This is a predicted structure of an 89-nucleotide RNA (c-di-GMP-I riboswitch aptamer) from a Deltaproteobacteria bacterium.
[in-house]
RNA sequence: GCUUGAUAAAGGCAAACCGUACUGAAAAGACGGGACGCAAAGUUACUGACCUAAGUCUUUAUUAGAGAUAGGGUGGCAGAACCGCCGGG
Numbered sequence: 001g002c003u004u005g006a007u008a009a010a011g012g013c014a015a016a017c018c019g020u021a022c023u024g025a026a027a028a029g030a031c032g033g034g035a036c037g038c039a040a041a042g043u044u045a046c047u048g049a050c051c052u053a054a055g056u057c058u059u060u061a062u063u064a065g066a067g068a069u070a071g072g073g074u075g076g077c078a079g080a081a082c083c084g085c086c087g088g089g
Base pairs, nucleotide, nucleotide: 002089003088004087005086012038013037017033018032019031020030022029023028036076042082043081044080046079047078048077049074050073051072055069056068057067058066059065060064
């Protein structure tokens, strides 16, 4: 440097769910608990996918409803890029 994750060690992360006089229009996120799992479940929304629709636009024809839309999200959906611990070959 390439490859690999069978065994082992040091450790790491943390789904659902619960809590919060937390943030947010929502999706979702933060913090504490928790542990389903994870060898990149480390980082980045670049590509695809998915979620939401405040605002905006359109529309019905009205204190309301419907449709479209991401500058909002998901990295624990996949690809890509970058970076990394330990062991084997």

Taxonomically the source falls in Myxococcia (Bacteria, Pseudomonadati, Myxococcota). The model forms 100% of the base pairs in the Rfam consensus.